[in-house]
Model confidence (mean pLDDT): 84 of 100. The part of an RNA shown here (small-subunit ribosomal RNA, 3' major domain) has 476 nucleotides and comes from Perophora annectens. NCBI's taxonomy places the organism under Eukaryota, Eumetazoa, Tunicata, Perophoridae, Perophora.
Context: one part of a larger RNA
RNA sequence: UGACGGGGACCCGCACAAGCGGUGGAGCAUGUGGUUUAAUUCGAUGCAACGCGAAGAACCUUACCUGGUCUUGACAUACUCGGAACUUUCUAGAAAUAGAUUGGUGCCUUCGGGAACCGAGAUACAGGUGCUGCAUGGCUGUCGUCAGCUCGUGUCGUGAGAUGUUGGGUUAAGUCCCGCAACGAGCGCAACCCCUAUCAUUAGUUACCAGCACUUCGGGUGGGAACUCUAAUGAGACUGCCGGUGACAAACCGGAGAAAGGUGGGGACAACGUCAAGUCAUCAUGGCCCUUAUGACCAGGGCUACACACGUGCUACAAUGGAGCAUACAAAGAGUCGCGAGACAGCAAUGUUUAGCUAAUCUCAUAAAGUGCUUCGUAGUCCGGAUUGCACUCUGCAACUCGAGUGCAUGAAGUCGGAAUCGCUAGUAAUCGCGGAUCAGAAUGCCGCGGUGAAUACGUUCCCGGGUCUUGUACA
Numbered sequence: 001u002g003a004c005g006g007g008g009a010c011c012c013g014c015a016c017a018a019g020c021g022g023u024g025g026a027g028c029a030u031g032u033g034g035u036u037u038a039a040u041u042c043g044a045u046g047c048a049a050c051g052c053g054a055a056g057a058a059c060c061u062u063a064c065c066u067g068g069u070c071u072u073g074a075c076a077u078a079c080u081c082g083g084a085a086c087u088u089u090c091u092a093g094a095a096a097u098a099g100a101u102u103g104g105u106g107c108c109u110u111c112g113g114g115a116a117c118c119g120a121g122a123u124a125c126a127g128g129u130g131c132u133g134c135a136u137g138g139c140u141g142u143c144g145u146c147a148g149c150u151c152g153u154g155u156c157g158u159g160a161g162a163u164g165u166u167g168g169g170u171u172a173a174g175u176c177c178c179g180c181a182a183c184g185a186g187c188g189c190a191a192c193c194c195c196u197a198u199c200a201u202u203a204g205u206u207a208c209c210a211g212c213a214c215u216u217c218g219g220g221u222g223g224g225a226a227c228u229c230u231a232a233u234g235a236g237a238c239u240g241c242c243g244g245u246g247a248c249a250a251a252c253c254g255g256a257g258a259a260a261g262g263u264g265g266g267g268a269c270a271a272c273g274u275c276a277a278g279u280c281a282u283c284a285u286g287g288c289c290c291u292u293a294u295g296a297c298c299a300g301g302g303c304u305a306c307a308c309a310c311g312u313g314c315u316a317c318a319a320u321g322g323a324g325c326a327u328a329c330a331a332a333g334a335g336u337c338g339c340g341a342g343a344c345a346g347c348a349a350u351g352u353u354u355a356g357c358u359a360a361u362c363u364c365a366u367a368a369a370g371u372g373c374u375u376c377g378u379a380g381u382c383c384g385g386a387u388u389g390c391a392c393u394c395u396g397c398a399a400c401u402c403g404a405g406u407g408c409a410u411g412a413a414g415u416c417g418g419a420a421u422c423g424c425u426a427g428u429a430a431u432c433g434c435g436g437a438u439c440a441g442a443a444u445g446c447c448g449c450g451g452u453g454a455a456u457a458c459g460u461u462c463c464c465g466g467g468u469c470u471u472g473u474a475c476a
Stems, first nucleotide, its partner, number of pairs: 001476002003473003007470007015460002019424005026315008034306002042053002064301007073125001077124002079121005086103001089100004107114002127290002130288003136284002138279003141275001143273001148187006154163003167178003193267004198235007208224002212222003238261001241255005317417001321376007333364003338357002342353004383414001388409007430452007
C1' cells in the first nucleotide's frame, strides 16, 4: 500500500421489511447429471453451466457409430497430355461408384495458340470440428451503470509511499459547494445520440373526412387540407420563477405555471481492473500430432435411449370459473421460390379454383381477456387434459426408429403443494392475446408488440452484495 475481520462509523441496492404473484407437490415440454449404448458427437458446471452455443437434429445439418468406398484427394495454386463445356439412355449396386452409350463441336486468335470447364498423370502440397483457451489475437460473461481508477508539476517522507482523492455539507454520481500544501489534468459520471409524452411549421398519397354534393351506404365518388396520421425540421424543462430551510454556498422541501418538474419514462453507451473466468467447435493463430488416415465420399443408425436426480418452463387443480350464442376496441411486424382474399367442397385439419399485392393501396388478419344473454351448482364434476385406439390432413425423395395438425373415442395424475426458494416499486407485477427471426415441415423456447391493470414500502435492527472513512493483523 492492499487484502481480510462472527472490529467500528456513515451510505446505497427488490438486500431485508411491507405487499402481489410464483417455484418446490401433479402431468407434460425442454436442458443437465447419471445410467445405458456400436454411437447415444463436442463444449458450457456456484452466483456468472443447466428452454446455454442450437434464430429451430426425419435425410442434409453432423462433428458420433456400423458397414461400403477413395488416396494429389471433396477444396486451393503451379506443370504435362487429351478433350469444348454440357447432355441422353442402359447395366450392377443401399448409395458412393464402376462399366457401356447418345447428342453436341461453342468463344477469342497474330492460326503458333489462348480463356473457362472436364478427364488422366507426376510432385510440391491440400485437408484435420485432432490436442493445448494454462502459449495467443479477437469476442464475451462477471463484480457493475457500481463511482470509482489514475496522471503532470509541487510539497512531505531515508524509503516503500503519502498528499491531491481526506474533512464539513450535498447528490443518482470523485455531482456540486465550502475548507484545505496543494494547483491542474485525463479515463469514467452527466450531457451530446435514438425511441416515447405536448405543440408548431412544411408536405397530403396508398393514410384522413369537419363542412358541401352525389351515393349501390362501403371515405365508395366528386371534393377538402381542417382533424387523425405519416416523416422531416423546430419549440419545450433550465431548479428558469415564488416562499421556506441552509453557511450570504451547493443544495433540499413546498408552491405556481405546464403536456411533461427537478435525471420526465425507456434504450444505446460499461473507466482502471478481478476471476490463468468462457471460447483453438464462429473466425484467426504459435507449438504438437495424423497423412492409403485423426483426411474425403456414401447408405443406414445415433444426437430423440431411461430405474432415477436437479434446473427452467407450459397446462391445471376450477364458479373472479368451464361451455354455447351474440357483440366491441389494438399495436408492432412479415410477404413474389412469397402473403394468398372471395367462392365452392369438407364436421375439421385442409383441398380446388384463382382476384389483388414487390405493399400506409393487396394479403396474413376474426385480436383475446372484455361486454350481453343462457347453462352447469361444488362433484374428481359440463373441472383437468395426460395416455391410448381408430380414421384422416399437410410438408417433404422419404414422417418406422423420429414431424406438426384434425375428427371421433378414451379420460390418468391433480382438490393449491414440506423444508426451502424466486421475481417484481407503475403503465411495473399479474393477466390477455398478436407478430417476427430461424424455417420445406417442426415452439410451452427466444426476440418484440399492444390490451386490461393492482397491492405495498413504517423503516434500515437483522440476512446478502457494494461504496467511503477508520481500526486490528503472526496474511501478500